The RNA shown here (c-di-GMP-I riboswitch aptamer) has 88 nucleotides and comes from a Sporomusaceae bacterium. Its mean pLDDT, the model's own confidence on a scale to 100, is 82. The sequence is in RNAcentral, with records from Rfam. The model forms 100% of the base pairs in the Rfam consensus. The source organism's lineage runs through Bacteria, Bacillati, Bacillota, Negativicutes and Sporomusaceae. Rfam family: c-di-GMP-I riboswitch aptamer. About the family: GEMM was predicted in a large-scale screen for bacterial structured RNA regulatory elements.
RNA sequence: UCUUAUAUUUGGCAAACCUGCUGAAAAGCAGGGACGCAAAGCUAUGGGUCUACAAUCGCGACGCGAUCAUGAUUGCCAAGCCGCCGUG
Repeated sequence: UCUUAUAUUUGGCAAACCUGCUGAAAAGCAGGGACGCAAAGCUAUGGGUCUACAAUCGCGACGCGAUCAUGAUUGCCAAGCCGCCGUG
C1' cells in the first nucleotide's frame, strides 16, 4: 500500500428500570443497572419522530381545543469528521 473470514486482542459504550436534580413538557445530567451496539464516538447539516411553556386563533370561557419550534431525539435514517484491530 492492497486486501478480508480458515485469525482476533486491549478494551469501549450503556437500553429498560430505580434514586436524586433540572425542565412547562419532550427529555437531559449524576449514581446504580445491562437490553443490546464493530462506531450505540462527535456534530442537530438534511429528513423523520417527540413535546408545546410562550404566541395566534376558536369555544359552551379564566378552562379547554387547534396550529406551531427557537425545544428534544446522534441507541430513527442519512451526511460530514475522528477512532480501534489486522489473517493473507